[in-house]
């Protein structure tokens, strides 16, 4: 070399998330290249980095290596542009309160602002009057017996004279019930009062005195505080989509180049 029959190796693979980290299951992207359980509030394994079980093919057009072209996608970086979220202790703007200038207006030497003495008014609180309920006080009814008072009969004591207890009636009351026009008594109540004593002076009015030229009101260039994310501005957070001779992974393809077993027979 040729024929036969094992075996390693293969039956996809990259990218994102995710993980100390490797790979799945999951998403994209290539491409077509087995089955079956596992498996995202997760499933197996440890740099020899899925695991259990089973099938096919099988030593080279099929597997492994590195290299040269190409090159699907994917990720991050910068910049632009859009969405949308947030921030008032980042401005703008609006809102609200306040404050003087100027300005208008009004009192004001027939006396402002302030001081000081006291008045009234408001408030509060006592006290007083009074209103409005409630009690009590008056009148009647109202107890078989456990209230009173007389006590018929009848009962007891005594030889009698005379006593004793005492039920029913009756008389009158308690508890509690009914009626009451005034008066007294007494408690509660508060949108009661030309009352009367005090407290507050944070408000208003007015009087006496001092004092001697301002006050007061609106305003609104402006100012100083608060408040408001409003189809603004900033400033931050997330998304999209575009650009870069940017980084970087990188599947498939294309060419060339090297590597790689066993056995048994001719």
């Nucleotide at each position: 070399u040729c024929g036969c029959g094992c075996u390693a190796a293969g039956u996809g693979g990259g990218g994102u998330g995710c993980u100390g980290g490797c790979g799945g299951u999951a998403c994209c992207c290539u491409g077509c290249a087995c089955c079956g359980g596992c498996a995202a509030u997760c499933c197996g394994c440890c740099u020899u980095a899925g695991c259990c079980g089973g099938a096919c093919c099988g030593a080279a057009u099929u597997c492994c290596c590195g290299c040269g072209c190409u090159g699907a996608g994917g990720u991050c970086a910068a910049g632009g542009u859009u969405c949308u979220c947030a921030c008032g202790c980042c401005u703008g703007g609006c809102c609200g309160c306040g404050g003087c200038a100027a300005a208008c207006g009004g009192c004001g030497u027939u006396g402002a602002a302030g001081g000081u003495c006291g008045g009234g008014a408001c408030c509060u609180g006592c006290g007083c009057a009074g209103c409005u309920c409630g009690g009590g006080u008056c009148u009647c009814c109202g107890a078989a017996c456990c209230c009173c008072g007389u006590c018929a009969g009848g009962u007891c004591c005594g030889g009698a004279a005379g006593g004793a207890a005492g039920c029913a009636g009756c008389g009158g009351u308690a508890a509690g019930g009914a009626g009451a026009g005034a008066a007294c008594c007494u408690g509660a109540g508060g949108g009661u009062g030309c009352c009367g004593c005090a407290g507050u002076c944070a408000u208003c009015c007015g009087g006496g005195c001092c004092g001697g030229a301002g006050c007061c009101g609106u305003g609104g260039a402006c100012c100083g505080c608060g408040g408001u994310g409003c189809g603004a501005g900033c400033u931050g957070g997330g998304g999209g989509u575009c650009u870069u001779c940017g980084a970087u992974c990188g599947a498939a393809g294309c060419g060339g180049g090297g590597g790689u077993g066993c056995g048994c027979g001719g």

Predicted 3D model of a 266-nucleotide RNA (Bacterial large signal recognition particle RNA) from a Candidatus Dormiibacterota bacterium. Of the family's consensus pairs, 90% are formed in the model. Lineage of the source: Bacteria > Bacillati > Candidatus Dormiibacterota. Its Rfam family is "Bacterial large signal recognition particle RNA". Rfam classes the family as a non-coding RNA gene.